[in-house]
The part of an RNA shown here (small-subunit ribosomal RNA, 5' domain) has 504 nucleotides and comes from an uncultured bacterium.
The prediction has a mean pLDDT of 86.
It matches the Rfam family "Bacterial small subunit ribosomal RNA".
Context: one part of a larger RNA
RNA sequence: GGAUGAACGCUGGCGGCGCGCCUAACACAUGCAAGUCGAACGGUUAAAGCACCUCCGGGUGUGCAUAAAGUGGCGAACGGCUGAGUAACACGUGGGCAACCUGCCCCUCGCACCGGGACAGCCUCGGGAGACCGUGGGUAAUACCGGAUACUCCGCCCCCUCCGCAUGGAGGGGGCGGGAAAGCCCAGACGGCGAGGGAUGGGCCCGCGGCCUGUUAGCUAGUUGGUGGGGCAACGGCCCACCAAGGCGAUUAUGGGUAGCUGGGUUGAGAGACCGACCAGCCAGAUUGGGACUGAGACACGGCCCAGACUCCUACGGGAGGCAGCAGUGGGGAAUAUUGGGCAAUGGGGGCAACCCUGACCCAGCGACGCCGCGUGGGUGAAGAAAUCCUUCGGGAUGUAAAGCCCUGUUGUAUGGGAAGAAGUACUGACGGUACCAUACGAGGAAGCCCCGGCAAACUACGUGCCAGCAGCCGCGGUAAUACGUAGGGGGCGAGCGUUGUUC
Repeated sequence: GGAUGAACGCUGGCGGCGCGCCUAACACAUGCAAGUCGAACGGUUAAAGCACCUCCGGGUGUGCAUAAAGUGGCGAACGGCUGAGUAACACGUGGGCAACCUGCCCCUCGCACCGGGACAGCCUCGGGAGACCGUGGGUAAUACCGGAUACUCCGCCCCCUCCGCAUGGAGGGGGCGGGAAAGCCCAGACGGCGAGGGAUGGGCCCGCGGCCUGUUAGCUAGUUGGUGGGGCAACGGCCCACCAAGGCGAUUAUGGGUAGCUGGGUUGAGAGACCGACCAGCCAGAUUGGGACUGAGACACGGCCCAGACUCCUACGGGAGGCAGCAGUGGGGAAUAUUGGGCAAUGGGGGCAACCCUGACCCAGCGACGCCGCGUGGGUGAAGAAAUCCUUCGGGAUGUAAAGCCCUGUUGUAUGGGAAGAAGUACUGACGGUACCAUACGAGGAAGCCCCGGCAAACUACGUGCCAGCAGCCGCGGUAAUACGUAGGGGGCGAGCGUUGUUC
């Protein structure tokens, strides 16, 4: 000198774009953050409407019009947050899978036939303070089950052709056995089932690469390998039984410390050093530990079960909870924001759609935290007012500075107009009456901070008297201090300026 997710002191006019718990992965009140589909299903509340009846009070019926719940489907494994753990095939990079999976989406071929029995909701009865639970009865489906069909799928056996990097792979033919489906709305859609292919996403394996420590030198029993099996989508000591006695290590095993990794960021001429906030990719975690269920996908942040700690309710018998989602609170800390608006846009889930949901997102609010831009006025104006400071008392300096005169209108204030962002003919904008434009007013509302001994740009006076104090280093201060304090003057930067921390 540069940089910073900064903090502190003094000061502070505006705008644009960014950024904003680095500490306690500490604990959390409250609200919201994942629902949707009536074109899968049984059914259904109030009002209005319509129809009928009416004793004129009203009553009855009706619709897929509407609420709440239930069965069922899809989603909830995405998106959002955090960095605790992890020195590891976690990540990066390059490969491999002849050892694998892939819902929704796209393409191709084919199919959808015949039956059955339940369970919620509901009704009844009962238990409980409650959370909730149980008995009996009846019911629908794209829920569940049985049968048929399939020979492209799966299993076993036989034959043929071709190919390969070992195990082997691809294709064809034959035999036996096994395995599907769902309708709804309506005339055109949306769906269902089987098979093959694609796309996308993932799983597994390998080479190489990236921290410190030898004041850690030995480590290892599923340990290393084999055979056989189990398990998995799949390979595998992943798991198990048996057998063998191996495996790793100064080319640093094992242990300890530290740490999410990367694209990248900062600095530097480079080599390198330091870092991994925002944004993007991957990984890991969701109060701590463990476990599986469902599912195409989880061992699942706002799912389930068990155990621990903690908090809450209780009628003491039992129950409820998990902000490292968005706000917000306490606490910790030098320190980090609103319990805001909107789904208008982009994107996501559901739905044929209308539409619903979306604290993702888009915006607004707060903070000079950073970068960038703008302003705080311009011209003229005395050999030079007043005031202040210095003085050799002659004068010198602040100084064209001020006043005065003439202007301008960035910004500001007021009034009027007023977007783009909407993709999609029309309708649809949170931001926002914002940006922007016009007119009026009027210099009117807008400058500070640090420094002036040398390094290092900028000097005098007074006060103080090794005191009070300064200080990055050298060092200043003990009676004339350009080094302390104040003033005048000066230098530097400027809505900032200094200090501190960290880093090059």